Model confidence (mean pLDDT): 81 of 100. Predicted 3D model of a 71-nucleotide RNA (transfer RNA) from a Minisyncoccota bacterium. RNAcentral records the identical sequence in 6 taxa. It matches the Rfam family "tRNA". It is annotated as a transfer RNA. The sequence is in RNAcentral, with records from ENA and MGnify.
RNA sequence: GCGGGAUUAGUUUAGUGGUAGAAUGAGUCCUUCCCAAGGAUUAGACGGGGUUUCGAUUACCCCAUCCCGCA
Repeated sequence: GCGGGAUUAGUUUAGUGGUAGAAUGAGUCCUUCCCAAGGAUUAGACGGGGUUUCGAUUACCCCAUCCCGCA
């Protein structure tokens, strides 16, 4: 330099053109003499910019970071 892949909550991940789920972690409450375990509940996320579209996390382009291969 060229090609490919990944980027979603604090962490690990699912998902799909129309509201983004789960696990774990965090807060509050219940249970318990206390802890642990268990139960209920709350908050928390689509890497950045642009295009298409009535509508983009999703499709397309560029950028950023990481990984793989080729040279």